[in-house]
Context: one part of a larger RNA
RNA sequence: GAUAAACGCUAGCGGCAGGCUUAACACAUGCAAGUCGAGGGGCAGCAUAGGCAUAGCAAUAUGUUUGAUGGCGACCGGCAGACGGGUGCGUAACGCGUAUGCAACCUGCCCGUAACAGGGGGAUAAUCUGGAGAAAUUCGGUCUAAUACCCCAUAAUACAAGAGAUGGCAUCAUUUUUUGUUGAAAUUUUUGGAGGUUACGGAUGGGCAUGCGUAGCAUUAGUUAGUUGGUGCGGUAACGGCGUACCAAGGCGACGAUGCUUAGGGGGACUGAGAGGUUUUCCCCCCACACUGGUACUGAGACACGGACCAGACUCCUACGGGAGGCAGCAGUGAGGAAUAUUGGUCAAUGGACGGAAGUCUGAACCAGCCAUGCCGCGUGCAGGACGACGGCUCUACGAGUUGUAAACUGCUUUUAUACCAGGGUAAAGGUAUCUACGUGUAGGUAUUUGAAAGUAUGGUAUGAAUAAGGAUCGGCUAACUCCGUGCCAGCAGCCGCGGUAAUACGGAGGAUCCGAGCGUUAUCC
Numbered sequence: 001g002a003u004a005a006a007c008g009c010u011a012g013c014g015g016c017a018g019g020c021u022u023a024a025c026a027c028a029u030g031c032a033a034g035u036c037g038a039g040g041g042g043c044a045g046c047a048u049a050g051g052c053a054u055a056g057c058a059a060u061a062u063g064u065u066u067g068a069u070g071g072c073g074a075c076c077g078g079c080a081g082a083c084g085g086g087u088g089c090g091u092a093a094c095g096c097g098u099a100u101g102c103a104a105c106c107u108g109c110c111c112g113u114a115a116c117a118g119g120g121g122g123a124u125a126a127u128c129u130g131g132a133g134a135a136a137u138u139c140g141g142u143c144u145a146a147u148a149c150c151c152c153a154u155a156a157u158a159c160a161a162g163a164g165a166u167g168g169c170a171u172c173a174u175u176u177u178u179u180g181u182u183g184a185a186a187u188u189u190u191u192g193g194a195g196g197u198u199a200c201g202g203a204u205g206g207g208c209a210u211g212c213g214u215a216g217c218a219u220u221a222g223u224u225a226g227u228u229g230g231u232g233c234g235g236u237a238a239c240g241g242c243g244u245a246c247c248a249a250g251g252c253g254a255c256g257a258u259g260c261u262u263a264g265g266g267g268g269a270c271u272g273a274g275a276g277g278u279u280u281u282c283c284c285c286c287c288a289c290a291c292u293g294g295u296a297c298u299g300a301g302a303c304a305c306g307g308a309c310c311a312g313a314c315u316c317c318u319a320c321g322g323g324a325g326g327c328a329g330c331a332g333u334g335a336g337g338a339a340u341a342u343u344g345g346u347c348a349a350u351g352g353a354c355g356g357a358a359g360u361c362u363g364a365a366c367c368a369g370c371c372a373u374g375c376c377g378c379g380u381g382c383a384g385g386a387c388g389a390c391g392g393c394u395c396u397a398c399g400a401g402u403u404g405u406a407a408a409c410u411g412c413u414u415u416u417a418u419a420c421c422a423g424g425g426u427a428a429a430g431g432u433a434u435c436u437a438c439g440u441g442u443a444g445g446u447a448u449u450u451g452a453a454a455g456u457a458u459g460g461u462a463u464g465a466a467u468a469a470g471g472a473u474c475g476g477c478u479a480a481c482u483c484c485g486u487g488c489c490a491g492c493a494g495c496c497g498c499g500g501u502a503a504u505a506c507g508g509a510g511g512a513u514c515c516g517a518g519c520g521u522u523a524u525c526c
Base pairs, nucleotide, nucleotide: 001525002524003523005522006521007520008519009518012378013377014376015375016374017373018371019370020336025334026333027332029331030330031329034079035078036077039076040075042072043071046070047069048068049066050065051064052063053062054061055060086289087288088287095214096213097212098211099210100209101208102207105206106205110202111201112200113199114198115197116196118152119151120150121149128141129140130139131138132137158181159180160179161178162177163176164175165174166173167172187194188193215261216260217259222252223251224250227249228248229247230246231245232244233243234242264286265285266284267283268279269278270277271276291312292311293310294309295308314325315324316323317322342368344367345366346365350364351362352361353360354359381412382411383410384409391403392402393401394400395399417463418462419461420460421459422458426453430449431448432447433446434445435444436443437442438441470515471514472513473512474511475496476495477494481510482509483508484507485506491498492497
């Protein structure tokens, strides 16, 4: 000098930031991933409209009925749940950083180019109905739809065979042509469109490989059998002992293999003149993980935090037959600990998912709350005022010094405080209405509408010095000295060292010094 700090004393305000470093310990409760009716069958609930019935003279009320309309619980289907958010267990590794390569690869949504969408079929959920079960749930029967599923047709730069051409970086790559084989599609509509399929290209995102760099211990010296290489086959988006069968006997190692210990890596941060050392909390990039271990399914993408299955530990429910769960999401609870916050508000903005849109969802995000945890800023008044009050303390003591212009007193100001008044911008898009241009959905204009924070920031007026100072130290290092008490006691102390009767070192007082809404102590790093 620094800190994600803690502790002691003290404490007026604001801005900006930060806030479980320990038990990747266990978790009550709520929320954190949905959306689309412009894919579908439908109609549980709500609203509208119509019909019928009852009461009533009528208005009307009540009941019932019709998917008829708006819409819509659950269901089928699509897209998204692989992002966003958390944590640092594991990992000394192509994990990360940097630089390359892929003639060994994939890529939903998005963009561009070209072509296409012909015909047919069988189911199933919901609904209805019957059962089992305490529940979770589950088993039958009947009916039905689709942008769900299946078959046929037509399409190749896919595959196989044949014939050529061009190029390179070795395996090879690109391309022309002939024959054969296999593989597509989905509708909806307000007729404008929106979607669907195939091929090629782009963009974006990923996968793989390689050079170099990447902690400690040699009181770890040998290690390795799918091990190292080859061939065949398999597998993968793709290369590869990635897997497998056979063959060979290799591979690594004092330039530190193997083993053990520790550890997420980087940008950065702290310190230092630098070299370096230390650290990596907040923010950004990458990786790994999601109660522990394993496995795959779906999918463009996962071997998937709030998906599935199996095993295990733990917790809970149970009618004892059987079931349910996973906060290292946001709050919150217990435990551990020196120690770390609210079971808050809003989708207004930014961003994301879905949707044609309106919009819905969003503990991402934006805000507010708590904490002097840090940094920065402001204030706690200003001027005058005595050869100097009172009181305190000290001394050479009828006096002097000091506290000290300090107080009183006089004048001034009002940052801040309190009360009242005003109060911009974060709002652009989008929606609604209307107009103009082209021409039928785009662009533009006008008006109007949308703000959680919040009547906040800020400004003005009024009142009145009013509402606001402490902490540590004073032997030397080290700025600051006397008196009293104590008497090697009580105690102090970072080091040297103080204390045994005049202690500037202990305790108190007066005074002084340094910082100041903080000041000290402890811990850690340079």